Predicted 3D model of a 73-nucleotide RNA (transfer RNA) from an uncultured Mycoplasmatota bacterium. It matches the Rfam family "tRNA". Its family is annotated with triplet codon-amino acid adaptor activity in the Gene Ontology. Model confidence (mean pLDDT): 81 of 100.

RNA sequence: GCUGAAAUAGCUCAAUAGGUAGAGCAACUGAAUCGUAAUCAGUAGGUUGGGGGUCCGAUUCCUCUUUUCAGCA
Numbered sequence: 001g002c003u004g005a006a007a008u009a010g011c012u013c014a015a016u017a018g019g020u021a022g023a024g025c026a027a028c029u030g031a032a033u034c035g036u037a038a039u040c041a042g043u044a045g046g047u048u049g050g051g052g053g054u055c056c057g058a059u060u061c062c063u064c065u066u067u068u069c070a071g072c073a
Stems, first nucleotide, its partner, number of pairs: 001072007010025004019056001027043005049065005
C1' cells in the first nucleotide's frame, strides 16, 4: 500500500430483508438469615466509535473518517 472483519451498558456479547435496543456478569435496593455468602425479587445504567446523506423513521442502507484485528504484498 491492497483486501476483509470489528467498534452497542462498567465488562463479555446479542439484536436487523429499516419500525423508537436486550441478555449474562458486575453495581445498587429490598426479601430471607442470629450474621455473611449463596438464593429470590426489583432498580439504575446506552446520544449503538465520530461527521454527513437517504428515509415518515437508521445499530441496520450509502459515503467520508478514527481505532483495533487478520490476511496478502